Predicted 3D model of a 72-nucleotide RNA (transfer RNA) from a Lentisphaeria bacterium. Taxonomically the source falls in Lentisphaeria (Bacteria, Pseudomonadati, Lentisphaerota). Its Rfam family is "tRNA". Gene Ontology term of the family: triplet codon-amino acid adaptor activity. Rfam classes the family as a transfer RNA. The coordinates come from a structure-prediction model, not an experiment, and the mean pLDDT is 82. The sequence was found in a public genome assembly.
[in-house]
RNA sequence: UCCGGCAUAGCUCAAUGGUAGAGUAGGUGGCUGUUAACCACUUGGUUCCUGGUUCGAGCCCAGGUGCCGGAG
Numbered sequence: 001u002c003c004g005g006c007a008u009a010g011c012u013c014a015a016u017g018g019u020a021g022a023g024u025a026g027g028u029g030g031c032u033g034u035u036a037a038c039c040a041c042u043u044g045g046u047u048c049c050u051g052g053u054u055c056g057a058g059c060c061c062a063g064g065u066g067c068c069g070g071a072g
Stems, first nucleotide, its partner, number of pairs: 001071007010024004018055001026042005048064005
């Protein structure tokens, strides 16, 4: 320098172009001698950044940034 992949909740990851979810973590309650475990409820999001397409973008397109891998 070129090519490819990834970027979404604190963490690990989902999400046919049509209300952004799960697990885990956190909070509250239940359970009990107490803690842990277990059960129920619940908080938490500028979907990496800037534009574009579209009635509508996490998703499609362009550029950029970071990380990983490959080629030279």